[in-house]
């Protein structure tokens, strides 16, 4: 250079106006009023897919049911998340994927094709041997066909047909036997905390695939959600209550003093109406972000030091123009946090792999 593989960073800049929300501070005409200053969307705010933190309600322990999740060490608050690390697949590499306990407990499926798709099954095409006919004949036997009996080794079909080669052995053959491999399954080492790998020896010689089908084994899960909850609280209508007094002011209590009402009623004083309207809060200082150190392969963790960074409740973050550029995407909070997933115009930066050049 070219093609490709991991990772971060960024999300058009800059300037004029005229607006919005939030918070300060000042003004005076005190209103949901004026200025002024400083803030003010994302990497995914998003789907709402998992965890989890707060909150109410339920809960003695146990088990059925249901749903989850499955390799191992570790990380973290906590996970179905992330890290190292095994296995297994894919790639020439860099690296990518991968719910990855259990098919000899049982149940089921398996399209098309095919003789036959499963525990003992299959004869389609074929080899094999005896019979019987029929036709050649050098009278040794050679074809053919019919039906019997032996095989499971060549061919076909499939994604898969119940171990490969080589031999021994047979009428033909076959783990039927041998030897090596390869898978299973049991026993021992060694190396790892461990998954696991290695390596030896026995064995029977072979036992199929799908469990993100059902099950089965271990392991975890109460339920609803911020319109969760909490705090302060009116007014109308109504309805009870007070006289052996009731109420209320002297800064909180007692006396004590004052008003005010005082027997019909209405009026005035509590109570209920209602813990409603409404207001405040939950709710913006956090598992919080930046820097640097130190321990970890790492994921994270500790220490220092720095910085405050939307907060509505009809719901703010917006328009118009000017210059520039590589011509601007997907998208916008509403309790808060920590993964996944999905959706994105382009541009930058680091480390890597493969092949080519030049030196």
């Nucleotide at each position: 250079c070219a093609a490709g593989c991991g990772g971060g960073c960024g999300a058009g800049a800059g300037g004029a106006u005229c607006g919005c929300g939030g918070c300060g501070c000042g003004g005076c005409g005190u209103g949901a009023c004026c200025g002024c200053g400083c803030u003010g969307a994302g990497g995914a705010a998003a789907g709402u897919c998992c965890g989890c933190c707060c909150u109410c309600c339920a809960u003695a322990g146990g088990g059925c049911a249901c749903g989850g999740u499955g390799c191992g060490a570790g990380c973290u608050a906590a996970c179905u998340g992330c890290u190292c690390g095994g296995c297994g697949g894919g790639g020439c590499g860099a690296c990518c994927c991968g719910a990855c306990g259990g098919a000899a407990a049982g149940u089921g499926c398996a399209a098309c094709a095919g003789a036959g798709a499963g525990g003992u099954g299959u004869a389609u095409u074929g080899c094999c041997g005896g019979u019987g006919c029929c036709u050649g004949u050098u009278c040794g036997c050679a074809g053919g066909c019919a039906g019997c009996g032996g095989c499971g080794a060549g061919g076909g079909u499939g994604a898969a047909a119940c171990g490969g080669u080589g031999g021994u052995g047979u009428a033909a053959g076959a783990g039927a036997c041998c030897a090596c491999c390869a898978g299973c399954g049991c026993c021992g080492g060694c190396a790892g905390c461990a998954a696991u790998g290695c390596c030896g020896g026995c064995g029977g010689c072979u036992c199929g695939g799908c469990a993100a089908a059902c099950c089965c084994c271990a392991c975890c899960g109460g339920g609803a959600g911020c319109a969760a909850g909490g705090u302060c609280a009116a007014a109308c209508a109504g309805g009870c209550g007070c006289a052996u007094u009731g109420g209320g002011g002297c800064g909180g209590c007692c006396c004590g003093u004052c008003c005010c009402g005082c027997a019909a009623a209405a009026a005035g004083c509590g109570c209920c109406g209602g813990g409603u309207a409404g207001a405040c809060u939950g709710c913006a200082c956090g598992a919080g972000g930046g820097g640097c150190g130190c321990g970890g392969u790492g994921a994270c963790g500790c220490g220092c030091u720095c910085c405050c960074c939307a907060g509505a409740g009809a719901g703010a973050u917006g328009a118009u123009c000017c210059u520039c550029c590589a011509c601007g995407a997907c998208a916008g909070a509403a309790g808060g946090c920590g993964g996944c997933u999905u959706a994105u115009c382009c541009g930058c930066c680091c480390g890597c792999u493969u092949g080519g050049g030049u030196u």
Model confidence (mean pLDDT): 75 of 100. Bacterial RNase P class A from Candidatus Flexicrinis affinis, 359 nucleotides, folded computationally. The RNAcentral record of the sequence draws on ENA. NCBI's taxonomy places the organism under Bacteria, Bacillati, Chloroflexota, Anaerolineae, Candidatus Flexicrinis. Rfam family: Bacterial RNase P class A. From the family's description: Ribonuclease P (RNase P) is a ubiquitous endoribonuclease, found in archaea, bacteria and eukarya as well as chloroplasts and mitochondria. The family's RNA type in Rfam is ribozyme. Of the family's consensus pairs, 93% are formed in the model. A source record names the gene rnpB.